[in-house]
RNA sequence: GGGCCCAUAGCUCAGUUGGUAGAGCAACGGACUUUUAAUCUGUAGGUCAUGGGUUCGAGUCCCAUUGGGCCCACCA
Numbered sequence: 001g002g003g004c005c006c007a008u009a010g011c012u013c014a015g016u017u018g019g020u021a022g023a024g025c026a027a028c029g030g031a032c033u034u035u036u037a038a039u040c041u042g043u044a045g046g047u048c049a050u051g052g053g054u055u056c057g058a059g060u061c062c063c064a065u066u067g068g069g070c071c072c073a074c075c076a
Stems, first nucleotide, its partner, number of pairs: 001072007010025004019056001027043005049065005
């Protein structure tokens, strides 16, 4: 220098053909228990890496950038 993949809740990850974002764990409240744990139940938590574009509508499509991973090439 070239190519490919990844970036979504505190963590690990889904999200189908573009139709307006979810699960598990964790956190917090409640029930149960002498108490804790376990179990059950509920609640909150999101600028979908950043910026632009297309579209009535973008996590999803297009472009650029940033960060991470892998392969190839070059130099030595």
Predicted 3D model of a 76-nucleotide RNA (transfer RNA) from Sphingomonas glacialis. Its Rfam family is "tRNA". The family's RNA type in Rfam is transfer RNA. The sequence is in RNAcentral, with records from ENA.